[in-house]
A computed fold for a 726-nucleotide part of an RNA from a Nitrososphaeria archaeon, annotated as large-subunit ribosomal RNA, domain II.
Context: one part of a larger RNA
RNA sequence: GCCGGGGAGUUCAUGGCUGUGGCGAGUCUAAGGCCUGAAGGGCCGGAGGCGCAGGGAAACCAACGGUGCACACCGCCUAGAGCGGGAGGCACGACAUCUGAAAGGGUGUGAAGCCACAGCUAUGAGGCUAGAAGCCGGGCGAUCUAGCCCUGGGCAGGGUGAAGCCGAGCUAAAGCUUGGUGGAGGCCCGUAGGGGUGCUGACGUGCAAUUCGCUCCCAUGACCUGGGGCUAGGGGCGAAAGACCUAUCUAGCUCGGAGAUAGCUAGUUCCCUCCGAAGUGGGUCGCAGCCCAGCGGCGGACGAGGUGGAUUGAGGGGUAAAGCACUGAUCGGGGAGUAAGGGGCUUCGGCCUCGCUUUCCUUUCAAACUCAGAAUCUUCAGUCGCCUGAAACUCCGCUAGACGGGUUUGUGGGGGUAAGCUCCACAUCCGAGAGGGGAACAACCCAGACCGGGGUUAAGGCCCCCAAGUGCUGGCUAAGUGUCAAACCAAAGGGCGUCUUUGACCUAAGACAGCUGGGGAGUAGGCUUAGAAGCAGCCAUUUCAUAAUGAGUGCGUAACAGCUCACCAGCCGAGGUUGGAGGCACCGAAAAUGUGCGGGGCUCAAGUCAGCCGCCGAUACCUCGGGGCAGGAGUGAGAAGCUCCUGAUCCGGUAGGAGGGCGUCGGAGUCGGGGAGAAGCUGGGUCGUGAGGUCCAGUGGACCGUCUUCGAUUGCAGAUCCCGGU
Numbered sequence: 001g002c003c004g005g006g007g008a009g010u011u012c013a014u015g016g017c018u019g020u021g022g023c024g025a026g027u028c029u030a031a032g033g034c035c036u037g038a039a040g041g042g043c044c045g046g047a048g049g050c051g052c053a054g055g056g057a058a059a060c061c062a063a064c065g066g067u068g069c070a071c072a073c074c075g076c077c078u079a080g081a082g083c084g085g086g087a088g089g090c091a092c093g094a095c096a097u098c099u100g101a102a103a104g105g106g107u108g109u110g111a112a113g114c115c116a117c118a119g120c121u122a123u124g125a126g127g128c129u130a131g132a133a134g135c136c137g138g139g140c141g142a143u144c145u146a147g148c149c150c151u152g153g154g155c156a157g158g159g160u161g162a163a164g165c166c167g168a169g170c171u172a173a174a175g176c177u178u179g180g181u182g183g184a185g186g187c188c189c190g191u192a193g194g195g196g197u198g199c200u201g202a203c204g205u206g207c208a209a210u211u212c213g214c215u216c217c218c219a220u221g222a223c224c225u226g227g228g229g230c231u232a233g234g235g236g237c238g239a240a241a242g243a244c245c246u247a248u249c250u251a252g253c254u255c256g257g258a259g260a261u262a263g264c265u266a267g268u269u270c271c272c273u274c275c276g277a278a279g280u281g282g283g284u285c286g287c288a289g290c291c292c293a294g295c296g297g298c299g300g301a302c303g304a305g306g307u308g309g310a311u312u313g314a315g316g317g318g319u320a321a322a323g324c325a326c327u328g329a330u331c332g333g334g335g336a337g338u339a340a341g342g343g344g345c346u347u348c349g350g351c352c353u354c355g356c357u358u359u360c361c362u363u364u365c366a367a368a369c370u371c372a373g374a375a376u377c378u379u380c381a382g383u384c385g386c387c388u389g390a391a392a393c394u395c396c397g398c399u400a401g402a403c404g405g406g407u408u409u410g411u412g413g414g415g416g417u418a419a420g421c422u423c424c425a426c427a428u429c430c431g432a433g434a435g436g437g438g439a440a441c442a443a444c445c446c447a448g449a450c451c452g453g454g455g456u457u458a459a460g461g462c463c464c465c466c467a468a469g470u471g472c473u474g475g476c477u478a479a480g481u482g483u484c485a486a487a488c489c490a491a492a493g494g495g496c497g498u499c500u501u502u503g504a505c506c507u508a509a510g511a512c513a514g515c516u517g518g519g520g521a522g523u524a525g526g527c528u529u530a531g532a533a534g535c536a537g538c539c540a541u542u543u544c545a546u547a548a549u550g551a552g553u554g555c556g557u558a559a560c561a562g563c564u565c566a567c568c569a570g571c572c573g574a575g576g577u578u579g580g581a582g583g584c585a586c587c588g589a590a591a592a593u594g595u596g597c598g599g600g601g602c603u604c605a606a607g608u609c610a611g612c613c614g615c616c617g618a619u620a621c622c623u624c625g626g627g628g629c630a631g632g633a634g635u636g637a638g639a640a641g642c643u644c645c646u647g648a649u650c651c652g653g654u655a656g657g658a659g660g661g662c663g664u665c666g667g668a669g670u671c672g673g674g675g676a677g678a679a680g681c682u683g684g685g686u687c688g689u690g691a692g693g694u695c696c697a698g699u700g701g702a703c704c705g706u707c708u709u710c711g712a713u714u715g716c717a718g719a720u721c722c723c724g725g726u
Stems, first nucleotide, its partner, number of pairs: 001726006011125013026050003032044005054061002064093001066092004071086001073085004077080001094109006128267004135257006146231009155221001157189003160185001164181007193218003198214002201212002233249001235245002270661006280293005295401001296399006305387003309384009322370002327366003332361007341354005405430002409427007435446003450626007460616003463600003469613001471612006482602002493587002497584010514571005520544003525539003550565001554563002627651002629647007662715001664712006671705003680699008
């Protein structure tokens, strides 16, 4: 893990509500007692409780046949928008009482309760089950270990060589030096013994819940050790590490309080039908919880409007964009003023300038600016639409869950460099939503799944994987760009890539490019300079001859020279030069195993732009059949059952609520089955939406079931669940 068995909302008391029943201005007995066929049943028992009147702290005082509206239902007829009755309802009024000077306000008033049973729920109890670490009390422990006490035992060998003593030398002496002797020491090396340093070695389901190997420390001492004893749990003992006190110690073990408590975690057992949430606001020693409200379900009351949509009208608003008229900020310039300030000059009188203030023109901005001002939102009213006697709207009662949300898009915002970030607002979806598409993919696109069959479409697709076009027409792209709706990016910038479009200019009086020739003179312009001659620099930049030729475009020289350009002519013979806009491509372009449109592969496409035709494609839509639910009609004593009708506007669903069922065990009643084969088990047929039922065969070998009703220790896949098996 699997299989079998066990395994979790119970019981009592007391409240609340709902349903059913009995009696009813009443109702019920409690303790206790009596009878009895004695855990059964019947009868007493009114003590007492609740109700029948409230208001007020109390003293005290003490209550509705009034009017109107609407309406369920009933009756009558002349059958109507009729008349009458009318439970219950609403409104007004009235009344009781308290308060108050009053006005006003609070509570109550036009009779329904009590008891029992059942269901739901709350509270108290262990209170759905399992789970702490812990707290307290009584005991048991010093056979491990810590310290101490008593009594015993143990420590190879070697080294070092203290004091003391003896000798020798020296000395006046104290004494010093030296050679021996001697054998001290929490001395040294090292065995037994004790320890446990390093390898952070081996081992690490081990030989072992601390071992093994090598290495290492102590080894006559604060040494090691046997036996006997003492100290006990907030206590001991401790050369002190919170160490140790029987593999347990920042408070031992064991039994009890005890089912401690757990706002935390896990689990919580059959089916179908109907509805169906919330992760928000307020409060909270509150933030993993709870209470109230909001949102769900069920039941009831009332009885006609309601309204998320559209539109019209009348109001409200100050956002986006914009603007600079205000408040501020801001670019450049002009004018005016200038007491104090900075700089310069000064004849010390002052002057110039900057700065500052103000004003005008130009320029640019603002959540906390607005002269103005949308879309849009919103209030009221009308109309339309939609919902509504299948009872909406509203109100009341009971009863939940929930108070961790998330995403995308359309957005609109606050914070943040940003984020699969964070905090808000409106809507959507996921949550609680299956199906089709997007390669895969909660929330993107299509679309809201009662069941079965057939068809048609949506999104998205149609070369192959893979259902459907190697479809048609016309462009673009040469980069494998691309083959991505987005999510899943690519930018600033750059380039004779290419296509389209639109300007300007030149051009058969010959453009553009190319080739050939010319490209002169005054003059080496003047100045500067060592030099300056077109070409270091400054100033000026004319005249002539010309087809044209700059007081010179670049290279060059020390300066000249030289080459070249502008400009002109010739040759040639048709478009050229230069801007703007748009499309598709290119560079910009870097990530870690190996390329990566889902893949194969694709180039007048299977890319991309525009247009057209066809097809495929879902649980969507249509259609056929069936079921449920809701409502209605008929039958019926009946809300049962049966039959029929209607549903475009019913049948996705987590938490959760409500309803109806299936099965197990036991009691009572009833009707049955069984050795001619019960239960159980195995295999199969069949019925039911389902829980399940039934039948057959085999096995088995003695009990079992239908129907009605009552009652439960009543349903398992999970809880690292418990026990057993495997």
Model confidence (mean pLDDT): 82 of 100.